[in-house]
RNA sequence: AGAGUUUGAUCCUGGCUCAGGAUGAACGCUGGCGGCAUGCUUAACACAUGCAAGUCGAACGGGGUUUACGAGAAGCUUGCUUUUUGUAAACCUAGUGGCGGACGGGUGAGUAACGCGUGAGUAACCUGCCUUAGACUGGGGGAUAACACUUAGAAAUAGGUGCUAAUACCGCAUAAGCGCACAGUAUCGCAUGAUACAGUGUGAAAAACUCCGGUGGUCUAAGAUGGACUCGCGUCUGAUUAGCUAGUUGGUGAGGUAACGGCCCACCAAGGCGACGAUCAGUAGCCGGCCUGAGAGGGUGAACGGCCACAUUGGGACUGAGACACGGCCCAAACUCCUACGGGAGGCAGCAGUGGGGGAUAUUGCACAAUGGGCGAAAGCCUGAUGCAGCGACGCCGCGUGAGUGAAGAAGUAUUUCGGUAUGUAAAGCUCUAUCAGCAGGGAAGAAAAUGACGGUACCUGACUAAGAAGCCCCGGCUAACUACGUGCCAGCAGCCGCGGUAAUACGUAGGGGGCAAGCGUUAUCCGGAUUUACUGGGUGUAAAGGGAGCGUAGACGGCGAGGCAAGUCAGAUGUGAAAGGUGUGGGCUCAACUCACAAACUGCAUUUGAAACUGUUUUGCUAGAGUGCAGGAGAGGUAAGUGGAAUUCCUAGUGUAGCGGUGAAAUGCUUAGAUAUUAGGAGGAACACCAGCGGCGAAGGCGGCUUACUGGACUGUAACUGACGUUGAGGCUCGAAAGCGUGGGUAGCAAACAGGAUUAGAUACCCUGGUAGUCCACGCUGUAAACGAUGAUUACUAGGUGUGGGGGGACUGACCCUUCCGUGCCGCAGUUAACGCAAUAAGUAAUCCACCUGGGGAGUACGGCCGCAAGGUUGAAACUCAAAGGAAUUGACGGGGGCCCGCACAAGCAGUGGAGUAUGUGGUUUAAUUCGAAGCAACGCGAAGAACCUUACCAGGUCUUGACAUCGUAUGCAUAGUCUAGAGAUAGAUGAAAUUCCUUCGGGGACAUAUAGACAGGUGGUGCAUGGUUGUCGUCAGCUCGUGUCGUGAGAUGUUGGGUUAAGUCCCGCAACGAGCGCAGCCCCUACUGCUCGUCGCUACGCAAGAGCACUCUAGCGAGACUGCCGUUGACAAAACGGAGGAAGGUGGGGACGACGUCAAAUCAUCAUGCCCCUUAUGUCCUGGGCCACACACGUACUACAAUGGCGGUCAACAGAGGGAAGCAAUACUGUGAAGUGGAGCAAACCCCUAAAAGCCGUCCCAGUUCGGAUUGCAGGCUGCAACCCGCCUGUAUGAAGUUGGAAUCGCUAGUAAUCGCGGAUCAGCAUGCCGCGGUGAAUACGUUCCCGGGCCUUGUACACACCGCCCGUCACACCAUGAGAGUCGGGAACACCCGAAGUCCGUAGCCUAACUUUCACGAGGGGGCGCGGCCGAAGGUGGGUUCGAUAAUUGGGGUGAAGUCGUAACAAGGUAGCCGUA
Repeated sequence: AGAGUUUGAUCCUGGCUCAGGAUGAACGCUGGCGGCAUGCUUAACACAUGCAAGUCGAACGGGGUUUACGAGAAGCUUGCUUUUUGUAAACCUAGUGGCGGACGGGUGAGUAACGCGUGAGUAACCUGCCUUAGACUGGGGGAUAACACUUAGAAAUAGGUGCUAAUACCGCAUAAGCGCACAGUAUCGCAUGAUACAGUGUGAAAAACUCCGGUGGUCUAAGAUGGACUCGCGUCUGAUUAGCUAGUUGGUGAGGUAACGGCCCACCAAGGCGACGAUCAGUAGCCGGCCUGAGAGGGUGAACGGCCACAUUGGGACUGAGACACGGCCCAAACUCCUACGGGAGGCAGCAGUGGGGGAUAUUGCACAAUGGGCGAAAGCCUGAUGCAGCGACGCCGCGUGAGUGAAGAAGUAUUUCGGUAUGUAAAGCUCUAUCAGCAGGGAAGAAAAUGACGGUACCUGACUAAGAAGCCCCGGCUAACUACGUGCCAGCAGCCGCGGUAAUACGUAGGGGGCAAGCGUUAUCCGGAUUUACUGGGUGUAAAGGGAGCGUAGACGGCGAGGCAAGUCAGAUGUGAAAGGUGUGGGCUCAACUCACAAACUGCAUUUGAAACUGUUUUGCUAGAGUGCAGGAGAGGUAAGUGGAAUUCCUAGUGUAGCGGUGAAAUGCUUAGAUAUUAGGAGGAACACCAGCGGCGAAGGCGGCUUACUGGACUGUAACUGACGUUGAGGCUCGAAAGCGUGGGUAGCAAACAGGAUUAGAUACCCUGGUAGUCCACGCUGUAAACGAUGAUUACUAGGUGUGGGGGGACUGACCCUUCCGUGCCGCAGUUAACGCAAUAAGUAAUCCACCUGGGGAGUACGGCCGCAAGGUUGAAACUCAAAGGAAUUGACGGGGGCCCGCACAAGCAGUGGAGUAUGUGGUUUAAUUCGAAGCAACGCGAAGAACCUUACCAGGUCUUGACAUCGUAUGCAUAGUCUAGAGAUAGAUGAAAUUCCUUCGGGGACAUAUAGACAGGUGGUGCAUGGUUGUCGUCAGCUCGUGUCGUGAGAUGUUGGGUUAAGUCCCGCAACGAGCGCAGCCCCUACUGCUCGUCGCUACGCAAGAGCACUCUAGCGAGACUGCCGUUGACAAAACGGAGGAAGGUGGGGACGACGUCAAAUCAUCAUGCCCCUUAUGUCCUGGGCCACACACGUACUACAAUGGCGGUCAACAGAGGGAAGCAAUACUGUGAAGUGGAGCAAACCCCUAAAAGCCGUCCCAGUUCGGAUUGCAGGCUGCAACCCGCCUGUAUGAAGUUGGAAUCGCUAGUAAUCGCGGAUCAGCAUGCCGCGGUGAAUACGUUCCCGGGCCUUGUACACACCGCCCGUCACACCAUGAGAGUCGGGAACACCCGAAGUCCGUAGCCUAACUUUCACGAGGGGGCGCGGCCGAAGGUGGGUUCGAUAAUUGGGGUGAAGUCGUAACAAGGUAGCCGUA
């Protein structure tokens, strides 16, 4: 520090995800040791048991125990025991009393608050114990616990009578000083006021004990410590919470408090808070800090420390220095326990522990030795604070699980191309060492004398054995690390992208590897990455985002000069910013974690002293901003009234006659009752042609005949006036197209709805004929639009060029030129931008203010509020769901987009197919099997150049199992042929004559055969979507690319585009391109003319033969020829085109071979080869028979026809070319009606044979189902072959079907072509209407490129890229999910109103009681107090109506998701009616 993911690829925007760190964690697997930390985050749920706050006898009276001494009594053992009593001492102690239980410890429920943090204030306060200073400690009194007796009670406990003490309680005296009241002086303070001094009056103290040293007590002042109150600033979210408030805000007076204060009360006033967010709702203890981050920030508030709040829930006071009190009291409520049912007891959010909840969190341990705390004079006691130990890898840190050597690279395992490779110096082996653990011995510090829970612990030493000590995750990319097997869209994985459908580096296992390591992964949460809320540090033309527009309030910002102040700002000083933590430097534990010391820091707040540039404020000036005046001209600016002509429609009348109208074509409609057309007149409403212009005006919406009235704004000139009066503008107010709404008018045309006619599969549409709201006017409402320049307003600055509208100036002969201001366009530099583009009218450079955005969908929806008559508008979420959605540009592909061009593509023609019969192939069906493959063009007379057996792969039955075939080992030596029997045959059995192979170094070896063992053979079994090879197709179309350079952020572009031309990316010219390659063409073959050579089996100018010859025909080799070469015209002086000459041939002469980069997962595993999988007494092998030939049907390709351009007969001597021939072709001859047979000349072929060429020519038939047509079938034959039944071909004779030119549709062909005619060959025993070739005869037509199909180039649009056979929308049906509404129902919260009213404070009090004081001789009385009673307040509770939140509900609404459902085709191309926005 980045990375993955939208696309075919690119750049951008933008979300999602990952790599890092962290945790009081949990879960899974695993687990050696130690140190330091840490451990109920959930139920502030309920708690058994034990402990957690006591102490003081030096405050007090008792009691108890022990000892000593004394006295008494009893017993006897006569000096002992027991007992009673007194004194003294020591110890223990229930009670009274004192101090402490307000600390320490726990928890975070409540609290959005002066609660907390920070800084101030108290002249408005208190403070036990402690310290300092001063003064005092005199003299009395009355009670009461304990105790004794007794009453009630189960108990807890309560009561009565009597006795007693104090440092318990109560008066009195005294007052240095203190408080209060009154008046005074001085000083000080921000105000109330404070301090000091002196005076008068008045008020309040005390406790003793003692070891005689002290320790206590009281008052006053001060300090310290701790608290209380007040204030400035800061402190979460929601405006779908906008108004809240009656003790409320203030005053006066009284009360209360330690103290101020509506804190409380009476009276008076009507205030107080709030957009700088009151009130309400939700959530939450706050901070130092902790985590993260470069920082700014964001998150968090466990442990440690500070503050606060709470102690089962709610209320209350008492005591006290301090509490409204965790281990105190009273009351109410809930719960639990005891109970004799009458009544009582309790509060773990102390430490352990239990149940429960939960994913989850420990021992009912030891000790007061240390550090602290309480009490005490002290010893000491208490202390679950604390110190330690135990449990848990929960975290951080440290250590170990060995080190060296060791190649036969062992074995095993995995893999393999079988050679090897990996694990791997790893192991074993050899040599060492002992950290930890274990054993033994010694043994601390912690404590300054004693005292050690930890603990025989830390640590040290010795001996001992490599022994006791490694796992977890990952290995497709991100992200370090790969192979095999299994599985087969299954099982599964997954953080994102995504893997898995038979060769998975992604699932599972194994081997290997990578990472971390006593841990490793996963999950959860936080920060980071995320500049993805942007202060640092983002944006808004098209990606999300500028308000529809203006006016203007608050607010924010604001021109030039001078002076004052000092709020902001800057500088210095002071105080504070606790400690711990963090940082730096050192120190201590062997190191580290941990810990200690010092330093710096704590960016803050406050006070104070200065500065005065800037901001602010104030005073005073200025004129450049802004405004006013004056002088001008321009304009569809607005409102109102009036007025004009053209046109449509209607009415009336005339002329006139059969149609009009409308469309792609029609029909509905109108019209003989006279339309349309035309003429004249009239009515009425709406809109204003030409001018008219990217012209004008307006803030926007918008504004268009003409005239008048009223009226707003802008511009130019001038510089008289004011003197910053400015800019923006949340709320607010006003304006605001169309549609729509209300009331009343109006209505010519147009026209939602509606009706009809068409179109269509349908057509609730597009088209047509009608037609109502509406459109128009007045008044009112609505308040939205793609209200757009998709661009907020204002100001300043930053090259130019060229139009246009309105003014001004200069100079002018000029429709000219120069210059200036305001507006409105285009082009363009810098700059900017993701690009497109913008570019002085900025989207550039800056400034100010406002509005808005933060992934897509859900959704501008729901709920709530506000507005509206309604329609609806405005404000405006969430659950859930996806990994994208999107912008710009690129390359393709596509378009019922455009341009140019080509092709038997259409057109023009000829002949066909589609109808019939047959042949053949396919589908389907059938079958035991009908083997398999081929599937639009580019499968279907295709593989198959030939299925009776064989072929053959299929079926049935019968056999074989190292095999029908190959290689290797051993043994034998022949094998084999032949014959016979059984069998359907394969095969089995028997017999078996003769001969017995080749080489040899004589050992043997080779070939062959048999037997036997296992390795293996074999497979037309699967996968053409694992492959090679081969082939088809676009397409013989003219294209496809590269190097360097240039342009672009980039994908890419350029070149290859453009102007011409060509069959051609063929060539020429131009050009940021210059060159090159694969294709095109050519080189190759055949053919057309000709020269030379060759000359048999060919040829013949010889009558025939021989012979001769090679002129001709011909054979087959070498040449020549054709190149736009020549001429003319056109073209750009080019390329080239057109015409002509010559020539056998003329513009690639005709034909063939030849097929660029690529496309179709095209075809073929059954030609062959081949990976993997499968079968192995069978999916292999052999044999017989059957099948591949079936047959309601459908399709393709052919043949033959339907006839006279023909059939039949005759003419047999009319005329070819190219082929084939030895297991062959076969002549002449003979036989047969014929197929053919007999026989065999000749020929391995320019020799012989196949071989007759046929259409042709002559005659006849006369338009018929025929003398057409030949299917089908009977009979009789021929040929091939082991064998023609299934299932061959041919012949003769007889039979004589359909068919009379073929619907929709569709194929081929442009010249020696189509059509027509025959001939040959391959395969082959036989079988040809098929295929491949050959020649004979031999046409028609092409105007042309509008249309169909295919293709090429350029351009355009695109939401397509699997690329239009694309993409994609909505309803309906089904399943699931979340959510809104919903008659209601249930539950919770916060208030409010009323009722009741506990405890308790306070107030009152006429009843009752009353030791201390006063008074009195006394009784008594008084003062004061208590009880009771009454009153105010008052918790819980009850009742009530609203409010708010949640749960749930028949039903219902839309939404989302889902592999294949239904219906249509809305959008993307002109998407087939351009699309979209608002409205009905």